[in-house]
RNA sequence: GCAGGCGUGGUGUAGCAUGGUAGCACUAGAGCCUUCCAAGCUCUCGACCCGGGUCCAAAUCCCGGCGCCUGCA
Numbered sequence: 001g002c003a004g005g006c007g008u009g010g011u012g013u014a015g016c017a018u019g020g021u022a023g024c025a026c027u028a029g030a031g032c033c034u035u036c037c038a039a040g041c042u043c044u045c046g047a048c049c050c051g052g053g054u055c056c057a058a059a060u061c062c063c064g065g066c067g068c069c070u071g072c073a
Stems, first nucleotide, its partner, number of pairs: 001072007010026004020056001028044005049065005
């Protein structure tokens, strides 16, 4: 330099093909339970790598960029 893959709460991930309320688990906070703690149950907070385009509507499609990984040179 070329090609491919990946990027979503604090962490791990689903959703992307076929655009339509961003979900799950853990962590954190609150409550219930318990003599207390743990466990269990309920609730809450919190995210689409960046910019642009298309569209009524973009995590998803298109273009450019950034980062990581892999292959080729």
Predicted 3D model of a 73-nucleotide RNA (transfer RNA) from a Thermoplasmata archaeon. The sequence is in RNAcentral, with records from ENA. Its Rfam family is "tRNA". The family's RNA type in Rfam is transfer RNA. Rfam describes the family as follows. Transfer RNA (tRNA) molecules are approximately 80 nucleotides in length. Its family is annotated with triplet codon-amino acid adaptor activity in the Gene Ontology. The coordinates come from a structure-prediction model, not an experiment, and the mean pLDDT is 83. Taxonomically the source falls in Thermoplasmata (Archaea, Methanobacteriati, Thermoplasmatota).